A computed fold for an 88-nucleotide RNA from a Gammaproteobacteria bacterium, annotated as c-di-GMP-I riboswitch aptamer. Its Rfam family is "c-di-GMP-I riboswitch aptamer". From the family's description: GEMM was predicted in a large-scale screen for bacterial structured RNA regulatory elements. Taxonomically the source falls in Gammaproteobacteria (Bacteria, Pseudomonadati, Pseudomonadota).
[in-house]
RNA sequence: ACUCGACAAGGGCAUACCCGGCGAAAGGCGGGGACGCAAAACCACCGAUCUAAGGGAUUUUGGAUCCUAGGAUAGCGGGGCUACCGAA
Numbered sequence: 001a002c003u004c005g006a007c008a009a010g011g012g013c014a015u016a017c018c019c020g021g022c023g024a025a026a027g028g029c030g031g032g033g034a035c036g037c038a039a040a041a042c043c044a045c046c047g048a049u050c051u052a053a054g055g056g057a058u059u060u061u062g063g064a065u066c067c068u069a070g071g072a073u074a075g076c077g078g079g080g081c082u083a084c085c086g087a088a
Base pairs, nucleotide, nucleotide: 004086005085012037013036017032018031019030020029022027035075042080043079045078046077047076048073049072050071054068055067056066057065058064059063
């Protein structure tokens, strides 16, 4: 240095849920709260999943149904990239 990850040390993050804003929604942000996490730091490149405002199609023209990501998930997997500690 790389790989790896202890019942190590010092710490870190924060699921569900609740409250308050943002958003059409998915979801996100702040506060509380801890299911868990050794990258649960960061990046939507690949796959996957969620949403469907706008756009499109159909229609009984009331609205409804369907399609669509340029929206979202990094705590779904892969990949990229950076980092604390050091037993085996």